Predicted 3D model of a 115-nucleotide RNA (SAM riboswitch aptamer (S box leader)) from Lysinibacillus alkalisoli.
The organism belongs to Lysinibacillus, within Bacteria.
Its mean pLDDT, the model's own confidence on a scale to 100, is 80.
The RNAcentral record of the sequence draws on Rfam.
């Protein structure tokens, strides 16, 4: 870097260090920040995988071991997150009536497998 697949409407600090811009790209909104943001520590917060139990189709002569899947535990390990919905929009359709809901797409983010 790309491919698949899941999931993106929940959750998380009045700490410590720092000192200027930050919300992923482009644009355009709107925001957030010297009442010290982004950032790193630490501290928290979540069951993706990996971990234990328990059903469970399937396969077996039977029964064990395994494997889809589906609970539930569980922050030990391996990511991950901790403003605002992925902050909003942009392409299509659909309603609907001057501007908006809604579904889907694109793009992106994790995560687990491939290449």
């Nucleotide at each position: 870097c790309u491919c698949u697949u899941a999931u993106c409407a929940a959750g998380a600090g009045c700490g410590g260090c720092g000192g200027a811009g930050g919300g992923a790209a482009u644009a355009g909104g709107c925001c957030c920040u010297a009442u010290g943001a982004u950032g790193c520590c630490c501290a928290g917060c979540a069951a993706c995988c990996a971990g234990u139990g328990a059903a469970g189709u399937u396969g077996u002569a039977u029964a064990g071991a395994a494997a889809a899947u589906u609970c539930a535990c569980a922050a030990u390990g391996g990511u991950g997150c901790u403003a605002a919905g992925u902050c909003c929009u942009a392409c299509a359709g659909a309603c609907a009536a001057c501007u908006g809901u809604c579904u889907g797409g694109c793009a992106g983010a994790u995560a687990a497998g491939g290449g």